[in-house]
RNA sequence: AAGUAUCUUCGGGGCAGAGUGAAAUUCCUGACCGGCGGUGAGAGCCCGCGAGUCGCUUGAAGCGACAGAUCCGGCGAAAUCCCGGAGCCGACGGUGACAGUCCGGAUGAGAGAAGAUACGC
Numbered sequence: 001a002a003g004u005a006u007c008u009u010c011g012g013g014g015c016a017g018a019g020u021g022a023a024a025u026u027c028c029u030g031a032c033c034g035g036c037g038g039u040g041a042g043a044g045c046c047c048g049c050g051a052g053u054c055g056c057u058u059g060a061a062g063c064g065a066c067a068g069a070u071c072c073g074g075c076g077a078a079a080u081c082c083c084g085g086a087g088c089c090g091a092c093g094g095u096g097a098c099a100g101u102c103c104g105g106a107u108g109a110g111a112g113a114a115g116a117u118a119c120g121c
Base pairs, nucleotide, nucleotide: 003119004118005117006116007115008114009113010112017029019027031101032100033090034089035049036048037047038046044088045087052066053065054064055063056062070086071085072084073083074082092104093103094102
């Protein structure tokens, strides 16, 4: 150094302007946002994880199933990750009108990140 144990802290962002209408941040036009780890170069849409729904099981933990979206060109040893262009996706409940963005569960949970102490070496 690798490693083991215990503990601490951190850990999600976003509808400007305008139209219609009795009423819309929910429709239309336009705007804005993008958790975590990996991946031969930096990723919302490549692979997986978390959060979510359902079922099974349990003291707790857990297991299974379901579950969104990207292409073209360029440079390069290497990029669906950079640059240029054009697209697409987004849990559940609520709400005078249908919600990625409002309200709520949530001062929650969590993938994970950083550090401390002890042992060990």